Background: Predicted 3D model of a 93-nucleotide RNA (Glycine riboswitch aptamer) from Sphingomonas sp. G-3-2-10. Taxonomically the source falls in Sphingomonas (Bacteria, Pseudomonadati, Pseudomonadota, Sphingomonadales). The prediction has a mean pLDDT of 82.
RNA sequence: CGGACGCGCGAGGGAGAGUGGGGCAGGCGACUGCCUCCGCCGAAGGAGCAACCGCCCCGGAAUCUCUCAGGCAUCAGGGACCGCGCGCGUCAG
Numbered sequence: 001c002g003g004a005c006g007c008g009c010g011a012g013g014g015a016g017a018g019u020g021g022g023g024c025a026g027g028c029g030a031c032u033g034c035c036u037c038c039g040c041c042g043a044a045g046g047a048g049c050a051a052c053c054g055c056c057c058c059g060g061a062a063u064c065u066c067u068c069a070g071g072c073a074u075c076a077g078g079g080a081c082c083g084c085g086c087g088c089g090u091c092a093g
Base pairs, nucleotide, nucleotide: 001093003091004090005089006088007087008086009085010084012082013081018038020037021036022035023034024033025032026031039072040071041070045068046066047065048064052060053059054058
């Protein structure tokens, strides 16, 4: 000096499913909030099984599964994951 990996921060991309019914409340209205019922979604989180892995009789484990939570017109917000920029650290060259 560039490279790979890890962590953090920043901005970017980022899906799915109801224009649902009823009730209550706020509001001039558009609309909004809460409760409830039915139907759905999976990619915050959570839980379960497990290929596999390891310091091995105990652990770690998913984009699979379940939907407790969360979410289901648009907008907004959230969003696993992906790459980009910067900083720090490690590793070999």